[in-house]
Formats: sequence, C1' cells, structure tokens
RNA sequence: GGAGUGUAGCUCAAUCGGUUAGAGCAGUGGACUCAUAAUCCAUUGGUUGGGGGUUCAAGUCCCUCCACUCCC
Repeated sequence: GGAGUGUAGCUCAAUCGGUUAGAGCAGUGGACUCAUAAUCCAUUGGUUGGGGGUUCAAGUCCCUCCACUCCC
C1' cells in the first nucleotide's frame, strides 16, 4: 500500500434498506431424581466496534477513526 472481518458471556444468523434484532451453547429459576447428570419448561442478557452522514426508515448504503486477520 491492497483485501476482509467486527451483532448477547461464546459460536453465528438477519433476503433488495422495512414489522418488536434472533438461534444454538452458556447463565438464572422451576419440573423430574434419594441426590447429581441428562431431559423438559420458563426466563435473563444487545450503545449491531466508536463518531458522523444519506433516508420516512440503517445491523445493512456513504465518510472517517479504532481493533484484529490475510496478501504485497
């Protein structure tokens, strides 16, 4: 110098910009059990990396900055 990634504690979805941002695991409570695990039910958890812009509307488009990965 070039390309890519960044969304829940972790791994990841989210269609052409459109309903209230979801799933699995994990956490918490409960059921079951003599008890634990497993299983089942309920539930908690989000500044979508920071800032700005466009738009009626942005995780998604544009600009800039930051962190990380790869190439030269």
RNAcentral holds the sequence, with entries from MGnify. Predicted 3D model of a 72-nucleotide RNA (transfer RNA) from a marine eukaryotic metagenome. The coordinates come from a structure-prediction model, not an experiment, and the mean pLDDT is 80. Rfam family: tRNA. Rfam describes the family as follows. Transfer RNA (tRNA) molecules are approximately 80 nucleotides in length.